[in-house]
C1' cells in the first nucleotide's frame, strides 16, 4: 500500500492479500555442469561388515610364514635339487609379560532453567606428551604370566601343581632452591635399550668411550584441565510463601584444590512481590531468516561450550574417566545353551525393520590434510579426502541465428466484410556452445628415506643431528580439468495464472447441479470466477501446492498507539512501598560526556584486492564487532552529603455562609382508623366496566381521638459533602471549605501497587415498629390468549437499633496533583475601593451559559479543556462464547471479586449524511372526511373473472393500477384450442434448373383439403439472342411457429399524477457521503410572485402559446337565413327578390388584477366594487418533469438467446371458446302514482350514409316485405327524438307494477341460426313491495333524469365513444378516515415497516463443564528395603620381598560387620492426562412451533 462492515461517508476495528525465506513434502514436467545440502519423525529395535591401535630399538619366548646351518634319506647332468629330523641363528612374529594410546577424532540432543551457555574478571589447584634450565640415574633381592602338567564345564571361561624373563614389582643407599615440622628435625627417587668404536681389559656376553631413545627428582613455560565472582538472555501469580545442612561460626574429616564438601558441636538464620518456591517448556552462543531500524522469530550444515552413551546406581585404572566401541550390579528387551549357565548394547560409517508427509552407498583410498604408536621403515585410521544417490537449495549455461507474405494449410473466432495463433511455420541462408565419438592432456607432490658436501657432537675422518645440492619413487579421485577434431539443427520446454486485489478473454459444455474459492465471492439457461478449447499473461528446467518464520501489522505502539460517546478512568478517600519533586551555595563523582588500555576466537556478514572463462564458490587484507572490563580526565544536569532560604505545604490569629456529619427533643398539614353526630342511596373506579364498600346507614360532613411515616410554599443552570448523599423547626457534640491579616516552621510536597475505609437500592439476621405505599398474591377486566399494562384487595419489605453485604447507566460513561493559554453575560460566599444607601468598579473561592484560538472520526469540548505541557496511577487491543467454565479468596445466604480456553464468524460497533419509514409534531391541498343528491351489497337477467367440467372449454391481464379488460362485434371465417383426415423446399420470401402464357369449362370420389379425367386458351416487349410477369416439377440452401424467457430488449402503455416538485453550471461550507441555492416571512391552484438570504444564475416540470365554447366587429352569402317588397300554397323560403337576422367559415376585438377602496411591510398579493357578454386559471380538451413500480405487453409490431423441422409447421372438416353445486366484479330493468297504460301535441344536437342511407305509395297486428324517387349529401335519406306538455283511466294490490321463463307462431341477415344470431306477434307471468356489514359516484349546465347518433359490423349491445334536452341540493369547517407536498424530529429501516429483529420448545452436527466411580503420569511425606561398591571396624582364615632375637613384627588378601545407597515395596496425601451411564448451559443450521420483547412515542419509553 491494497481487498473486505455502508444506500453512500469518515474514522474505529479485525480477518486477507501482494515481499523475502527453508535442512522441506506432495503435484505436473525434466538436457548440461558447477558448488552446497540431504531422519527436523521413534535418546525405536538392531542382521553383517568395518570404526584403536602399535612398539621385537622394554621382555621371556616362537604358534604360524621366509631364510640360513647341521644332520638324514631320495635323486644326480656330480653344480646341486627334493623330503623329513634338528637348530630362535636370522628376517620378523600369533598369544602373553610390559610401555604409550583406547579421556583425541567421531555422533546425538534425551536430560538440564543449571555458573549449564555468553560476557568480563579472580584462583584456594592440577597437567602425560612438549620446551628451557638445576641435578641425578649407586648397589640388592623376591615374584609372575607365557610355557609344561593335571582337573572342572556343553560353553564362556576357570582351578591347582611345576619352570622364567623384564624399562613389570619391592626395599636398601644417596639428595634438593623438593615435601611436612612443634622449627629441635623428620620424609623422600631412578631403568634400561640401541648405534658406531682407537686404544686397554674379558668370564667373550662384554666393560669403556661415544651417540641417540628413555628413566628419577625438581624449576619456569607453553597446552590443557579444576574450582569462584559480577552481569545477561523463558513462560505462567488460576503457583505466595519457600528452607533444618537450611544460613552462618567453632573443630575435625575429606580433595589436586577454596568450600556445608562430610561429621560433630554452637547460634537462628538464610530466600521472596526487582517474584522465591512450584509448574510446564528448552541444550546454550558464535551465528542464520526477516526487518529501513529497533526489534520479531530461530539455533540443521560450519565453529566454541556443555551434557548422554540400553535405562539406574556405582566405583577402578590413570596425568586426565567415574570412561560409547572398559569394568562391577541391579532393570527391561534380544540371543545361544546340554537347563546348571552364558553372551550382548550402531545417538561411529555404511546397511535393515518400524515410526513418518519426508531424507542417499552395506562404494574407493590412505594420494592429501590431520591424529595414535615406533629411532625409524612403517603400521591403524568409516577423523578425512573422493567417488555413488536426490532439481533438495544456490550459481552457470543451452534447447538455436539470420531472412522469410500467399500474411499457406490447420485451429479458434466472426458483425460473414474478416480477425487471430503469426515471420510463428514451410522454404532459403548459416552457427555448433552443451551433449556424443576420437584424440591429446596439466595441478592437486611436498617429504620422510636414499646419495653427496658443509657444520655441530665426539678421541673420532665412525656413527647421528641440523642445513644445501642431486638422482629417483609416491595419485583413491581419474575414461580427472582443459585443448583439439567429426558430423548435424541435429538429442534438449515445462507449470502456474487470466473477476477484483493482480499481469493476462473469447468460444462452447453445464444450469445453486457438478464445481471453484487466500479475502470479498462465483454457479439458479446468454458465467471474462466451474469443466474443455482458442489466445494471452507470468516464471522457467522448472512452475504451483501445503507448511513454517519475518514483514506489512504504528494490529502490545522503547523508536511508535490509546480510553467523554467506538474496547479503554478502578464508585469515592486515606495511606506503604515505589516513582517523582521548589531556591542558593560548597564537597564529591554514582548515573553523564571525553581520550586511553585489554578482551570481545575463527567462520560468517560488509568493504576492497586475488583465483576457478563469469557466478555460486574458495582465497588475502581492512572494517565492524554498537558488548563487558579497567586507567586518566570533565562537572552543566541527575544524584549523595554539607549549610541556607521561602515562593510550594502546613499551623495560629479575626471573620464568614452552608439540607456538611451524630444524637436528643419538639411542631403543624395531609392519609388512613376508631368513637360520636347530621344525612340517605348510592359510593368507589374506568376508555367503558366490573371486583370491592353500602340499609347492620357507606360516600359526604361536623366534633373528638390513636398511631405512623413524609416535611408543601420558600426552592433556584440555589448551598454543603471525598462519593455515596443530605431538606419542618430547637438544642448539644462534631468535620470540612472560603476570606481578611500578619506571625511562625522550612520542602515538611505530589502521586499512590499492595492495604484500611467509606459506600444509593434491593436483599440477609436478630428485635421492635407498620399511617400510606406496595414485589409476591387473591379478584375484576382488556384478549385469540393476558402468569402484563387498569381497577379492587394485599404479604414482604418501605421505617427504627445492632450486625452484614459492597454493588448500581455508583454518569460529567470525562482519574487525582500542578503550571500555562482571547472575551463575554448570569448566579453564591468573602473582601477592598468608590459616598453612606441603592449602584459600580476591582479581587477571591465556588456555580452556570455562549465563545476566539487550539483540539477532535465527527458530534463536541473550550481556563472547571476534551487546549498547550510535566508527574503518578488505573484500564485497552475483533465481535460471540463468556464477566462464564474451572480454581482461589470473601460472603450466614444470595452472591461479589479475580478470570480463561474449546469452538465459531467476518465482521460487531461510533458519529455523522441522504432516503424510507412512525399507533411523531407542525403547516398546508385534494368528492379526502364532513354536508348533500343518487347509485352498488338483497332480486331477475346480460357481461367479465375466479373455481370447476371436459377432448378442448386457446392465450394473457390479477390491491388500488386485472376482472362490459386486449375484444371499435367467437354461429363457419375468425381461432391461437381439441378430434380426425391430409402435405413435406412447404401456404408465404429470395437463388438456381428444367417445362408451360397466365388463366379457364364440366364431370365423378370424397366430409372437405385433395386426388383423376377433361373443356377452352396461346398473350405483353424484344436489337429475335432473350426478357418481365405468372403456372407447374426437382434439388438444396432455406422458409414457418399465437413455441419458452416482458426477469435478456426496443417501441408503446398504466400507476403515483396535472401531484409541484426534480435537478444543473459556477461559487461557499464541510477531511468527507453531502450542504447551500429548494431552507426562512409572506402569498399562490401551482419552487406562482414578493421579500430576506453565500449565494448568483440556469434547465425539465408549472402557467401561456394550440383547440373548442360564451360577446362583438369585418368579410362572404348557397345547398343555410327571410326583417321589409312582391308572387304563390290546404300548409310550406315553394318562387322572384334581399344580405337586415340566425347560422356557416375566415379574420380580428375582448379580461389585463387594466381602474377604484380597503388589507399588506411602500412587496407580491388578497378582500369589495364598477364597468363589462365574460372577472382574477371565465368553462372544457390536448398537453404528463426527474423518476418509481425488474407494473404490463415476446399473443399488435420489432428483436437477443433457446426450442421444434414428414413436425411445436401447413391445409380441412366437425367441435370447442357460449360448459354450470358454486363464489365475486361491472352493469341493465324493477319493485311502482314524482308512475303504469291510452289518445293528442311541441321543442334538438351531433353524426353516418354508393358493396350505402333509402323517400314517397301500397301489403301485414307486428318484425317486416315489396317498391323505386332522391341523394356522393347545410340540397336526399337514416330520422318518428324522448322526458316535456294537454286530457282519459288505473288507487297502493305481487297490482292495468315488474318483466324473467317457458310453449307456439313468424320476419332478417348469413353457404349455414342444432350445439349458438338479433327481432316481432300470441300465450305464460318467476324472483322482486328499496336491500345486512361494508362500500362507489358526483360542487354546476354538474348530480340525477331523458332520449339521439356513430365506431366494430353479413347478422348480433344492458357494453364503449359521442350528442344535446330538462335540470337540483350542500358544502359549517378540517378533529378524524384515505391519498399528496413542505418543514422538522426518532430511527438497530436502506430489498428501505409487506423493514428489522429476541426468547424458550423441536430436529441435526460440534467443541465445551460439572458427575458416582475408573485407567496412566509424575511428585511430596512416613516407613520397609539394602546388590554392587567406597569409606570404616574387626585376629575367623590367610599371607614371597621390609624387619627380627628366626619365633614373630609391620603391612597385604579373603571372609564378617557398621554407615552411605540404586531398583524393589506398603501406607499417605499433590498435580495432570485420558476415558465416563446420565445431565447443564454455548455454538451452527433447512423456509420447523409458539408468541411479538427491542428498533418510530415500536404502541406499557427505553436502559442497569
Nucleotide at each position: 500500500g491494497a481487498g473486505u462492515u455502508u444506500g453512500a461517508u469518515c474514522a474505529u476495528g479485525g480477518c486477507u492479500c501482494a515481499g523475502a525465506u527453508u535442512g522441506a513434502a506432495c503435484g505436473c514436467u525434466g538436457g548440461c555442469g558447477g558448488u552446497a545440502u540431504g531422519c527436523u519423525u521413534a535418546a525405536c529395535a538392531c542382521a553383517u561388515g568395518c570404526a584403536a591401535g602399535u612398539c621385537g630399538a622394554a621382555c621371556g619366548g616362537c604358534a604360524g610364514c621366509a631364510u640360513g646351518c647341521u644332520g638324514u634319506a631320495u635323486u644326480u647332468u656330480c653344480g646341486g635339487a627334493u623330503a623329513c629330523a634338528g637348530u630362535g641363528a636370522u628376517g620378523g612374529c600369533g598369544a602373553g609379560u610390559g610401555g604409550c594410546g583406547g579421556a583425541c577424532g567421531g555422533g546425538u540432543g534425551a536430560g538440564u532453567a543449571a555458573c549449564a551457555c555468553g560476557u568480563a574478571g579472580g584462583u584456594a589447584u592440577c597437567u602425560a606428551c612438549c620446551u628451557a634450565g638445576a641435578a641425578g640415574a649407586g648397589g640388592a633381592g623376591g615374584a609372575u604370566a607365557a610355557c609344561c602338567c593335571g582337573a572342572g564345564g556343553a560353553a564362556a571361561c576357570u582351578c591347582g601343581g611345576g619352570c622364567u624373563a623384564a624399562u613389570a614389582c619391592c626395599g636398601c643407599a644417596u639428595a634438593a632452591u623438593c615435601u611436612c615440622u612443634a622449627c629441635g628435625g623428620a620424609g623422600g627417587a631412578a631403568a634400561g635399550u640401541u648405534g658406531g668404536g682407537g686404544a686397554c681389559c674379558u668370564u667373550a656376553g662384554g666393560g669403556c668411550c661415544u651417540g641417540a631413545c628413555g628413566c628419577u627428582u625438581u624449576u619456569a613455560g607453553a597446552u590443557g584441565a579444576g574450582c569462584c565472582u559480577g552481569c545477561g538472555g523463558c513462560a505462567g501469580a488460576u503457583u505466595a510463601g519457600c528452607u533444618a545442612g537450611u544460613u552462618g561460626g567453632u573443630a575435625g574429616g575429606g580433595u589436586a584444590a577454596a568450600g556445608g564438601c562430610c561429621u560433630a558441636c554452637c547460634a537462628a538464620g538464610g530466600c521472596a512481590a526487582c517474584g522465591a518456591u512450584c509448574u510446564g517448556u528448552a541444550g546454550c552462543u558464535g551465528g542464520u531468516c526477516u526487518g529501513a531500524g529497533a526489534g520479531g522469530a530461530u539455533g540443521a550444515u560450519c565453529a566454541g561450550c556443555c551434557a548422554c552413551a540400553c535405562u539406574g546406581g556405582g566405583a577402578c585404572u590413570g596425568a586426565g574417566a567415574c570412561a560409547c566401541g572398559g569394568c562391577c550390579c541391579a532393570g527391561a528387551c534380544u540371543c545361544c545353551u546340554a537347563c546348571g549357565g552364558g553372551a550382548g548394547g550402531c545417538a561411529g560409517c555404511a546397511g535393515u525393520g518400524g515410526g513418518g508427509a519426508a531424507u542417499u552407498u552395506u562404494g574407493g583410498a590412505c594420494a592429501a590434510u590431520g591424529g595414535g604408536c615406533g629411532c625409524a621403515a612403517g603400521c591403524c585410521u568409516g577423523a578425512u579426502c573422493c567417488a555413488g544417490c536426490a532439481a533438495u537449495a544456490c550459481c552457470g549455461c543451452g534447447u538455436g541465428u539470420g531472412u522469410g507474405a500467399u500474411g499457406a494449410a490447420g485451429g479458434c473466432u466472426u458483425u460473414c466484410g474478416g480477425g487471430u495463433c503469426g515471420u510463428a511455420a514451410a522454404g532459403c541462408a548459416c552457427u555448433u556452445u552443451c551433449a556424443a565419438u576420437u584424440g591429446u592432456g596439466a595441478a592437486g607432490a611436498a617429504a620422510u628415506g636414499c646419495a653427496u658436501a658443509u657444520a655441530g657432537u665426539u678421541a673420532a675422518u665412525a656413527g647421528c643431528u641440523a642445513u644445501a645440492u642431486g638422482a629417483g619413487c609416491u595419485g583413491a579421485c581419474g575414461u580427472u580439468a582443459a585443448c583439439a577434431a567429426u558430423a548435424g539443427a541435429a538429442g534438449a520446454a515445462g507449470c502456474a495464472c487470466c473477476g477484483g486485489c493482480u499481469a493476462a478473454c473469447u468460444c462452447u459444455g453445464u444450469g445453486c447441479c457438478a464445481g471453484c474459492a487466500g479475502c470479498c465471492g462465483c454457479g439458479g439457461u446468454a458465467a471474462u470466477a466451474c469443466a474443455g478449447a482458442g489466445g494471452g499473461u507470468g516464471c522457467a528446467a522448472g512452475c504451483g501446492u501445503u507448511a513454517a518464520u519475518c514483514g506489512g501489522a504504528a494490529u502490545u505502539a522503547c523508536u511508535g498507539g490509546g480510553c467523554g460517546u467506538a474496547a479503554a478512568g478502578c464508585g469515592c478517600g486515606c495511606g506503604u512501598a515505589g516513582g517523582u519533586g521548589g531556591a542558593c551555595a560548597a564537597a564529591u563523582a554514582a548515573g553523564u560526556c571525553a581520550u586511553g588500555u585489554g578482551u570481545g576466537a575463527a567462520a560468517g556478514c560488509c568493504c576492497u584486492g586475488g583465483g576457478c572463462u563469469c557466478a555460486a564458490c574458495c582465497u588475502a587484507g581492512g572494517a565492524a564487532u554498537u558488548g563487558c572490563a579497567u586507567g586518566u580526565g570533565a562537572u552543566a544536569c541527575u544524584g549523595u552529603u554539607u549549610g541556607u532560604c521561602u515562593a510550594g505545604a502546613g499551623u495560629a490569629u479575626g471573620g464568614u455562609a452552608g439540607a456538611g456529619g451524630a444524637a436528643a427533643g419538639u411542631g403543624g398539614a395531609a392519609u388512613u382508623u376508631c368513637c360520636g353526630g347530621u344525612g340517605u342511596a348510592g359510593c368507589g373506579g374506568u376508555g367503558a366496566a366490573a371486583u370491592g364498600c353500602a340499609u347492620a346507614g357507606a360516600u359526604a360532613u361536623c366534633g373528638g381521638a390513636a398511631g405512623g411515616a413524609a416535611c408543601a410554599u420558600c426552592a433556584a443552570u440555589g448551598g454543603c459533602g471525598a462519593a455515596g448523599g443530605c431538606a419542618a423547626c430547637u438544642u448539644u457534640c462534631u468535620g470540612g471549605g472560603c476570606c481578611a491579616u500578619u506571625a511562625c516552621u522550612g520542602a515538611c510536597a505530589c502521586u499512590g501497587a499492595g492495604g484500611c475505609g467509606c459506600g444509593a437500592a434491593a436483599g440477609c439476621g436478630u428485635g421492635g415498629g407498620u399511617a400510606g405505599c406496595g414485589a409476591a398474591c387473591a379478584g375484576g377486566a382488556u384478549u385469540a390468549g393476558a402468569u402484563a399494562c387498569c381497577c379492587u384487595g394485599g404479604u414482604a419489605g418501605u421505617c427504627c437499633a445492632c450486625g452484614c453485604c459492597g454493588u448500581a447507566a455508583a454518569c460529567g460513561a470525562u482519574g487525582u496533583c500542578a503550571a500555562c493559554u482571547a472575551g463575554c453575560c448570569g448566579u453564591u460566599g468573602g473582601g477592598u475601593a468608590a459616598u453612606u444607601a441603592a449602584u459600580u468598579a476591582c479581587u477571591u473561592a465556588g456555580u452556570g451559559g455562549c465563545g476566539c484560538a487550539g483540539c477532535u472520526a465527527a458530534c463536541g469540548c473550550g481556563a472547571u479543556a476534551a487546549g498547550u505541557u510535566g508527574a503518578c496511577c488505573g484500564c485497552c487491543u475483533g465481535g460471540g462464547g463468556a464477566g462464564u467454565a474451572c480454581g482461589g479468596u470473601c460472603g450466614c445466604a444470595a452472591g461479589a471479586u479475580u478470570a480463561a480456553a474449546a469452538c465459531u464468524c467476518a465482521a460487531a460497533g461510533g458519529a455523522a449524511u441522504u432516503g424510507a419509514c412512525g399507533g411523531g409534531g407542525g403547516c398546508c391541498c385534494g368528492c379526502a372526511c364532513a354536508a348533500g343528491c343518487g347509485g352498488u351489497g338483497g332480486a331477475g337477467c346480460a357481461u367479465g373473472u375466479g373455481g370447476u367440467u371436459u377432448a378442448a372449454u386457446u392465450c394473457g391481464a390479477u390491491g388500488c393500477a386485472a376482472c362490459g379488460c386486449g375484444a371499435a362485434a367467437a354461429a363457419c371465417c375468425u381461432u391461437a384450442c381439441c378430434u380426425a383426415c391430409c402435405c413435406u423446399u412447404g401456404a408465404c420470401a429470395u437463388c438456381c434448373u428444367c417445362a408451360g402464357a397466365a388463366c379457364u369449362u364440366g364431370u365423378c370420389a370424397g366430409a372437405g383439403a385433395u386426388g383423376a379425367c377433361u373443356u377452352g386458351g396461346u398473350g405483353c416487349c424484344u436489337u429475335c439472342g432473350g426478357g418481365a410477369a405468372c403456372u407447374g416439377a426437382g434439388u438444396g440452401a432455406c422458409a414457418g411457429g399465437u413455441g419458452c424467457u416482458g426477469c435478456a430488449u426496443g417501441g408503446c402503455u398504466g400507476u403515483c399524477g396535472u401531484c409541484a416538485g426534480c435537478u444543473c453550471g459556477u461559487g461557499u461550507c464541510g477531511u468527507g457521503a453531502g450542504a447551500u441555492g429548494u431552507u426562512g416571512g409572506g402569498u399562490u391552484a401551482a419552487g406562482u410572485c414578493c421579500c430576506g438570504u453565500a449565494a448568483c444564475g440556469a434547465g425539465c416540470g408549472c402557467a401561456a402559446c394550440c383547440c373548442u365554447u360564451a360577446u362583438c366587429c369585418u368579410u362572404a352569402g348557397u345547398u343555410g337565413c327571410c326583417a321589409g317588397c312582391a308572387c304563390g300554397u290546404a300548409a310550406a323560403g315553394g318562387u322572384g327578390g334581399g344580405a337586415a337576422c340566425u347560422c356557416u367559415a375566415a379574420g380580428g376585438a375582448g379580461a389585463c388584477u387594466g381602474c377604484c377602496g380597503g388589507u399588506g411591510a411602500c412587496a407580491a398579493a388578497c378582500c369589495g366594487g364598477a364597468g363589462g357578454a365574460a372577472g382574477g386559471c371565465g368553462g372544457g380538451g390536448a398537453c404528463g418533469a426527474c423518476g418509481u413500480c425488474a407494473a404490463g405487453u415476446c399473443a399488435u409490431c420489432a428483436u437477443g438467446g433457446c426450442c421444434c423441422u414428414u413436425a411445436c409447421g401447413g391445409g380441412u372438416a366437425g367441435g370447442g371458446c357460449u360448459a354450470c353445486a358454486c363464489a365475486c366484479g361491472u352493469g341493465c330493468u324493477a319493485c311502482a302514482a314524482u308512475g303504469g297504460u291510452c289518445g293528442g301535441u311541441a321543442c334538438a344536437g351531433a353524426g353516418g350514409g354508393u358493396u350505402g342511407c333509402c323517400a314517397a305509395g301500397c301489403c301485414g297486428c307486428g318484425a317486416g316485405g315489396u317498391g323505386g324517387a332522391g341523394c356522393u349529401a347545410a340540397u336526399c335519406c337514416c330520422a318518428g327524438a324522448a322526458a316535456g306538455c294537454c286530457g282519459g283511466u288505473c288507487a297502493u294490490a305481487g297490482u292495468c307494477c315488474g318483466g324473467a321463463u317457458u310453449g307456439g307462431a313468424g320476419u332478417c341477415u348469413g353457404c349455414a341460426a342444432c350445439u349458438c344470431g338479433a327481432c316481432u306477434c300470441c300465450a305464460u307471468g318467476a324472483a322482486g313491495u328499496c336491500g345486512g356489514a361494508a362500500u362507489c359516484g358526483c360542487u354546476a349546465g354538474u348530480a340525477a333524469u331523458c332520449g339521439c347518433g356513430a365506431a366494430u359490423c353479413a347478422g348480433c349491445a344492458u357494453g364503449u365513444c359521442g350528442c344535446g334536452g330538462u335540470g337540483a341540493a350542500u358544502a359549517c369547517g378540517u378533529u378524524c378516515c384515505c391519498g399528496g407536498g413542505c418543514c422538522u424530529u426518532g430511527u438497530a429501516c436502506a430489498c428501505a415497516c409487506c423493514g428489522c429483529c429476541c426468547g424458550u420448545c423441536a430436529c441435526a452436527c460440534c467443541a465445551u463443564g460439572g458427575g458416582a466411580g475408573u485407567g496412566g503420569g509424575u511428585u511430596g511425606c512416613a516407613c520397609c528395603a539394602g546388590a554392587a561398591g567406597u569409606c570404616g571396624g574387626u585376629u575367623g582364615c590367610u599371607u614371597a620381598a621390609c624387619u627380627u632375637u628366626a619365633u614373630u613384627g609391620a603391612g597385604g588378601g579373603c571372609g564378617c560387620u557398621g554407615a552411605c545407597c540404586a531398583c524393589a515395596g506398603u501406607g499417605u496425601g499433590g498435580u495432570u492426562c485420558a476415558a465416563g451411564g446420565g445431565u447443564g448451559g454455548g455454538g451452527u443450521g433447512a423456509a420447523g412451533u409458539c408468541g411479538u420483547a427491542a428498533c418510530a412515542a415500536g404502541g406499557u419509553a427505553a436502559c442497569c